[in-house]
This is a predicted structure of a 94-nucleotide RNA (Glycine riboswitch aptamer).
Its Rfam family is "Glycine riboswitch aptamer". Rfam links the family to the GO term glycine biosynthetic process.
The prediction has a mean pLDDT of 83.
RNA sequence: AGGAAACUCUGGAGAAUCCUGCCGCGUGCAGGUGCCGAAGGUGCAAGGCCGGUGAACGGCUGAAUCUCUCAGGCAAAAGGACAGAGCGGAUGCG
Numbered sequence: 001a002g003g004a005a006a007c008u009c010u011g012g013a014g015a016a017u018c019c020u021g022c023c024g025c026g027u028g029c030a031g032g033u034g035c036c037g038a039a040g041g042u043g044c045a046a047g048g049c050c051g052g053u054g055a056a057c058g059g060c061u062g063a064a065u066c067u068c069u070c071a072g073g074c075a076a077a078a079g080g081a082c083a084g085a086g087c088g089g090a091u092g093c094g
Base pairs, nucleotide, nucleotide: 001091007086008085009084010083011082016033018032019031020030021029022028023026034074035073036072040070041068043066047061048060049059050058051057
């Protein structure tokens, strides 16, 4: 000079208190149907790099609150991307 991670507090959306069966009757287990995207994860546009004399073409790389819905979730609670505040002091230069 700078303000990373972690941690604390506050705010924080969506969608089924769905159906069936079983028992030990529970925040239970198994199955089924319909949904949601904001834990996590998947995919990639421009651009960049490489191959190719070059063009074409091929390969690699390549973000998100976009996409998929694997995972997760669909009363409340919990969780929750993200945002604000606090705390913290990574890191760079000399």